[in-house]
Molecule: small-subunit ribosomal RNA
Organism: metagenome
RNA sequence: AGAGUUUGAUCCUGGCUCAGGAUGAACGCUGGCGGCGUGCCUAACACAUGCAAGUCGAACGGACUUACAUUGAAGCCUAGCGAUAUGUAAGUUAGUGGCGGACGGGUGAGUAACGCGUGGGUAACCUGCCUUGUACUGGGGGACAACAGUUGGAAACGACUGCUAAUACCGCAUAAGCGCACAGCUUCGCAUGAAGCAGUGCGAAAAACUCCGGUGGUACAAGAUGGACCCGCGUCUGAUUAGCUGGUUGGUGAGGUAACGGCCCACCAAGGCGACGAUCAGUAGCCGGCCUGAGAGGGCGAACGGCCACAUUGGGACUGAGACACGGCCCAAACUCCUACGGGAGGCAGCAGUGGGGAAUAUUGCACAAUGGGGGAAACCCUGAUGCAGCAACGCCGCGUGAGUGAAGAAGUAUUUCGGUAUGUAAAGCUCUAUCAGCAGGAAAGAAAAUGACGGUACCUGACUAAGAAGCCCCGGCUAACUACGUGCCAGCAGCCGCGGUAAUACGUAGGGGGCAAGCGUUAUCCGGAUUUACUGGGUGUAAAGGGAGCGUAGACGGUUUUGCAAGUCUGAAGUGAAAGCCCGGGGCUUAACCCCGGGACUGCUUUGGAAACUGUAGAACUAGAGUGCAGGAGAGGUAAGUGGAAUUCCUAGUGUAGCGGUGAAAUGCGUAGAUAUUAGGAGGAACACCAGUGGCGAAGGCGGCUUACUGGACUGUAACUGACGUUGAGGCUCGAAAGCGUGGGGAGCAAACAGGAUUAGAUACCCUGGUAGUCCUAACCGUAAACGAUGGGCACUAGGUGUGGGGGGACAUUCCCUCCGUGCCGCAGCAAACGCAUUAAGUGCCCCGCCUGGGGAGUACGGCCGCAAGGCUAAAACUCAAAGGAAUUGACGGGGGCCCGCACAAGCAGCGGAGCAUGUGGCUUAAUUCGAAGCAACGCGAAGAACCUUACCAGGGCUUGAAAUCAUGGUGAAGCGGCGGAAACGCCGUGGCCGAGAGGAGCCAUGACAGGUGGUGCAUGGCUGUCGUCAGCUCGUGUCGUGAGAUGUUGGGUUAAGUCCCGCAACGAGCGCAACCCCUGUCGCGUGUUGCCAGCAUUCAGUUGGGGACUCGCGCGAGACUGCCGGCGUCAAGCCGGAGGAAGGUGGGGACGACGUCAAGUCAUCAUGCCCCUUAUGCCCUGGGCUGCACACGUGCUACAAUGGCCGGUACAACGGGCUGCGACGCCGCGAGGCGGAGCGAAUCCCUCAAAGCCGGCCCCAGUUCGGAUCGCAGGCUGCAAUUCGCCUGCGUGAAGCCGGAGUUGCUAGUAAUCGCGGAUCAGCACGCCGCGGUGAAUACGUUCCCGGGCCUUGUACACACCGCCCGUCACACCACUCGAGUCGUCUGCACCCGAAGUCGCCGGCCCAACCCGCAAGGGGAGGAGGCGCCGAAGGUGUGGAGGGUAAGAGGGGUGAAGUCGUAACAAGGUA
Repeated sequence: AGAGUUUGAUCCUGGCUCAGGAUGAACGCUGGCGGCGUGCCUAACACAUGCAAGUCGAACGGACUUACAUUGAAGCCUAGCGAUAUGUAAGUUAGUGGCGGACGGGUGAGUAACGCGUGGGUAACCUGCCUUGUACUGGGGGACAACAGUUGGAAACGACUGCUAAUACCGCAUAAGCGCACAGCUUCGCAUGAAGCAGUGCGAAAAACUCCGGUGGUACAAGAUGGACCCGCGUCUGAUUAGCUGGUUGGUGAGGUAACGGCCCACCAAGGCGACGAUCAGUAGCCGGCCUGAGAGGGCGAACGGCCACAUUGGGACUGAGACACGGCCCAAACUCCUACGGGAGGCAGCAGUGGGGAAUAUUGCACAAUGGGGGAAACCCUGAUGCAGCAACGCCGCGUGAGUGAAGAAGUAUUUCGGUAUGUAAAGCUCUAUCAGCAGGAAAGAAAAUGACGGUACCUGACUAAGAAGCCCCGGCUAACUACGUGCCAGCAGCCGCGGUAAUACGUAGGGGGCAAGCGUUAUCCGGAUUUACUGGGUGUAAAGGGAGCGUAGACGGUUUUGCAAGUCUGAAGUGAAAGCCCGGGGCUUAACCCCGGGACUGCUUUGGAAACUGUAGAACUAGAGUGCAGGAGAGGUAAGUGGAAUUCCUAGUGUAGCGGUGAAAUGCGUAGAUAUUAGGAGGAACACCAGUGGCGAAGGCGGCUUACUGGACUGUAACUGACGUUGAGGCUCGAAAGCGUGGGGAGCAAACAGGAUUAGAUACCCUGGUAGUCCUAACCGUAAACGAUGGGCACUAGGUGUGGGGGGACAUUCCCUCCGUGCCGCAGCAAACGCAUUAAGUGCCCCGCCUGGGGAGUACGGCCGCAAGGCUAAAACUCAAAGGAAUUGACGGGGGCCCGCACAAGCAGCGGAGCAUGUGGCUUAAUUCGAAGCAACGCGAAGAACCUUACCAGGGCUUGAAAUCAUGGUGAAGCGGCGGAAACGCCGUGGCCGAGAGGAGCCAUGACAGGUGGUGCAUGGCUGUCGUCAGCUCGUGUCGUGAGAUGUUGGGUUAAGUCCCGCAACGAGCGCAACCCCUGUCGCGUGUUGCCAGCAUUCAGUUGGGGACUCGCGCGAGACUGCCGGCGUCAAGCCGGAGGAAGGUGGGGACGACGUCAAGUCAUCAUGCCCCUUAUGCCCUGGGCUGCACACGUGCUACAAUGGCCGGUACAACGGGCUGCGACGCCGCGAGGCGGAGCGAAUCCCUCAAAGCCGGCCCCAGUUCGGAUCGCAGGCUGCAAUUCGCCUGCGUGAAGCCGGAGUUGCUAGUAAUCGCGGAUCAGCACGCCGCGGUGAAUACGUUCCCGGGCCUUGUACACACCGCCCGUCACACCACUCGAGUCGUCUGCACCCGAAGUCGCCGGCCCAACCCGCAAGGGGAGGAGGCGCCGAAGGUGUGGAGGGUAAGAGGGGUGAAGUCGUAACAAGGUA
């Protein structure tokens, strides 16, 4: 520090996800040791049991125990014991009394608050114990516990009578000083006021004990400590909470408090708070700090420390220095327990512990030794504070599980191409060591004298053994680490992208590897990465995002000069910012974690001294901003009234007659009752042609005939006036197209809805004929829009060029120049993801406002506001997805465009589709009808030839190292021949019985390795092939352009059959294709003539023979054609057109030759081949059958339907080829197929071999025929082991359909189509098929609009599996969350009223009554108390509102889901943009 993921690829936007760190954690697997920490995050749920706050006898009276002394009853065994009593001493302690139980410890429920943090204030306060100082501590009185007695109760706990002490209680005295009241002086304070001094009056104290040292007590003053109150600032979310408030805000006066205060009360006033967010709702203890982060921030508030709050829930006070009190009290409520049913008791959010809840959190331990706390004079006691120990890998830190050597690279395991490779120096072996653990011995510090829970612990030493000590996760990319097997979209994995459908580095296992390590992974949560809420540090034309527009309030921001102030700002100083933590330095535990010391920091707040540039503020001034005045011209700016012509429609009248109208074509409609057309007149409404213009005006919406009236704004010129008056603008107000709504009018045309006609599979549409709201006016409402420049407003600055509208100026009239304001285009810098913007910015800056933060859900629900309604504004969540997007690129596609090709169409000729037959295919059938091929590019295709064989299929019969191959081991008198059985294969029997001297070999048998498979996968493959397409294309190097994908080159202008060539050009070159080179053919020459040829010379039936090489022909070698020549056109080019010459002319004709690639095209059945499968069978052999089956459908052909023909007779002319298990002549036989026979020929020699159409002559006469030949019958021939299933041919007989073929569709542009025959491969035989050959030999092409295919350029795209694409909505089904919902059930809460506990306060206090007073006393008085009443008052009750939640018949839309249904809305002009 980044990475993965949207695309075919790219850049950007943007979300999701990952790598890091952290935790009071939990879960899974695993687990050696030690140190230091940490350990109920959930039920502030309920608690058994024990402990957690007592202490003081030096405050007091008792009681008790012990000891001693004295006393000494009764009695005894008389030394003595001894009840009792008194005293002394020591001790214990229930009670009175004092101090402490307000600390320490726990928890975080409540609290959004002066609660906390920080800094201040108290002139508005208190403070026990402690410290210092001053002054005192005199003299009296009356009680109450304990105790005793009586008595109630189950208990808890009381009641009555009587006695008694005090440092308990109460008067009195005293008063330095204190308090209060009155009035005076001085000093000080912002003020209320404070301090000091002097005066008068009134008032209030005390406690004693003692060991005689002291310890206490009282008052006052001061300190210290602790607390209380007040204030500034800071402190979460929601505005779908906007208004809140009655003691409320203030005053006066009482009361109350330690103290200020509506704190409380009476009266008076009507205030107070709030968009700088009141009130309400939700959430939450706050901080030091902790985690993260570069920081700024964000999250958290366990442990440790500070503050606050609470103690079952709610209320209340008492005591006290301090509490409204965790282990105190009273009341109410809920719960639990005891009970004799009358009544009582209780509060672990103290430490342990239990139940419960939960994913989850420990011992009912030891000790007061240390530190600290309470009491005490002290000893000491108490202390679950604390110190320690126990449990837990919960965290951090440290250590170990060994070290060295060791190659036969052992064994085992995994893999393998079988050679090996890996595990791996790893192990074993040898040598060594002992940290930890174990054993033994010693043994601390912590404690200053004594005292050690920890603890026989830390630590040290010794002996001993490599022994007791390694797991977890991962290995497709991100991300470090790969193979094998299993599985087969199954099982499973997954953080994201995504893996798995038979070769899975992604699942499971194994081997190996990587990472971390006593841990490792997972889950959860937080920060980071995320500049993805942007202060640091983002955006807003098209990605999410500029408000529809203006005016303007608050607010924010603001020109020039100068003076003052000092709020902001800067600087110095001071205080504070607790400790711990953090950082730096140092130190202590062996190290570290941990701990200690010092320093820094704590970015803050407060006080104060200073500065005055900037902001602010106050004053003065200015004119450049802004405004006013004056002078002008421009304009569809607005409102109102009036007015004009053209056109449509309607009405009336005339002329006139059969149609009009409408469309792609029609029909509906109108018209003989006279339309349309035309003429004249009239009515009415709406809109204003031409001018008219990226012209004008307006803030936007918007504004268009003409005239008038009223009126807004802008601009130019001038520089007289004001003197910053400015900009923006949350709320607010106003305007605001169309449609729509209500009122009253109006209504010509147009026209939702609607009706009809068409179209269509349908057509609730597009088209047509009609047609109502509406469109128009009126005064209102609505308030939206792609209200768009998808671009908020203002100011300033930053190259130009060229139009245009309105002004001004200059020269001299025009051209022209300068300038201001508008409005367009092009373009530099700059910006931008790109497209693009570019003085009219999307550039550079400043100011203000609105808005955005992934897609869907959704601009929806709920709530609120507005509206008559329609609806508008504001505006979520659950759930779901890994994207959704922008711009540009390359393709592909388009019922987009341009250019151009092709038998593509057109023009022609012949066909196919109809018939019969042949052949292939589908289907059906079958035991089997083997398999493959499937639009073009499967279908007379693989198959250039299925009767057996072929043959792969079926049935049956057989074989199992096999029909053929290689090897090994063992055995063995081979093969072969004959016979029998059998359908054959095969089996059985007989016969024969190898070569070699031997070893051995051949053969055979057995066994084992192995063979074999036309079994699967052409979607694992090689090779070969088809196709686009013989189309003209496909690429590369370097350079250049672009962030990039890519572009350029290859585009453009011409030209060509051609990316063929030329010219131009940021390109220059090159490669694969094109063409040429190769073959055949067309002309000529030369050479050569046998088996070929024959002109001339002989000869013959015959080139038969002699002879000849001229010719034909064959073979070979050459020549020829190159736009070379001429003319025209063209750019002086390439080239095109025409011509000459030539056998041939612009590639002469034909062939071979097929670029990069496409179709997962075809072929595992040609062959080869990976993997999988079969192994007495999916292999092999054999017989028979099948591949030929037949209601049917299709393809390709043949033959026809006839007279351009058929038949009969005669007669002429080829070429390519083939031939020895072959072609087979002549001759003979047969009507014929053919047979007999066999010459010649391995072939320019012989044979196949008569070519046929043609030509000549004849017959037929338009008919199902002398056309046509299917089908069937009979008789034959040939091949073959064998023609029944199932061959071909011949003769005779039979003589079907068919009279030219619907929609549709195929081939062909010249020696072509058509037509005619011939040959060959395969082959025993079998061709209408296929491959070739020659004969005869046309028609037509205007042309490129259309159909199909293709090439180039361009355009659009939401396609990229690429239009056979993508994709929308309803419906049906399933699931999920949500909204509404008659209601219903909890929770919280406002208001009103009722009841009213405890208790404070107030009043009364008849009853009771020790201290004080009066009185000799009796008695009285007073204080006080019980009790009563009143205000307030918790819980509770009633009523009525509000908020949020649960649940619900039913209703609604939404999301998701596998290949469901219906259509085709959108994306290409998406077929109606």